[in-house]
RNA sequence: GACAGAGUAGGAGCAGCGCGUAAAGUGCCGCAGGAUGGGAAGUUGUCUGCGGACGAAGCAUUUUAUAUGUGCGGUGCUGCCUCCGCUUCCGCUGCC
Numbered sequence: 001g002a003c004a005g006a007g008u009a010g011g012a013g014c015a016g017c018g019c020g021u022a023a024a025g026u027g028c029c030g031c032a033g034g035a036u037g038g039g040a041a042g043u044u045g046u047c048u049g050c051g052g053a054c055g056a057a058g059c060a061u062u063u064u065a066u067a068u069g070u071g072c073g074g075u076g077c078u079g080c081c082u083c084c085g086c087u088u089c090c091g092c093u094g095c096c
Stems, first nucleotide, its partner, number of pairs: 001096001003094003010083002013080006019073003028052007038090005058070004
């Protein structure tokens, strides 16, 4: 120097443990910020905070305790599994 390769974030499913059902969360819009292959720059996606609009599934039992059971929520976290896996330059691994 040539060729090949690995590695981020994230999504789906399942399980466990929770939260809400006296409505938080999720989803949508806007603003600000963060972390994002080992390094630099950057895109996408993502996360956090604030603001805005919209908006819901309870029921049964009962010793009346915000209890238990069973549902419901585009519900949270963790684990497993699976899918996808960065752009440019350098680096890393293999090979010539």
The RNA shown here (THF (Tetrahydrofolate) riboswitch aptamer) has 96 nucleotides. The coordinates come from a structure-prediction model, not an experiment, and the mean pLDDT is 82. It was read from a public genome assembly, where an Rfam model found it. It matches the Rfam family "THF (Tetrahydrofolate) riboswitch aptamer". Gene Ontology term of the family: tetrahydrofolate metabolic process. The model forms 85% of the base pairs in the Rfam consensus.